[in-house]
RNA sequence: GCCCCUAUAGCUCAGUUGGAUAGAGUACUGGCCUCCGAAGCCAGGAGCGCAGGUUCGAGUCCUGCUGGGGGCA
Numbered sequence: 001g002c003c004c005c006u007a008u009a010g011c012u013c014a015g016u017u018g019g020a021u022a023g024a025g026u027a028c029u030g031g032c033c034u035c036c037g038a039a040g041c042c043a044g045g046a047g048c049g050c051a052g053g054u055u056c057g058a059g060u061c062c063u064g065c066u067g068g069g070g071g072c073a
Base pairs, nucleotide, nucleotide: 001072002071003070004069005068006067007066010026011025012024013023019056028044029043030042031041032040049065050064051063052062053061
């Protein structure tokens, strides 16, 4: 330098053929329980890397950029 893959919650990951309110586990916060804590139960906050494009509608498709991984030279 060229090519491929990848980026979603603090962390690990789902998200179907483009459609409805973006979910799960874990962690965190509050409550219940308890003599106190742990465990358990209930509730809650927290997110689509950045900028454009296509579309009635984009986490999903297209382009560029950025970060990470891999291959070739």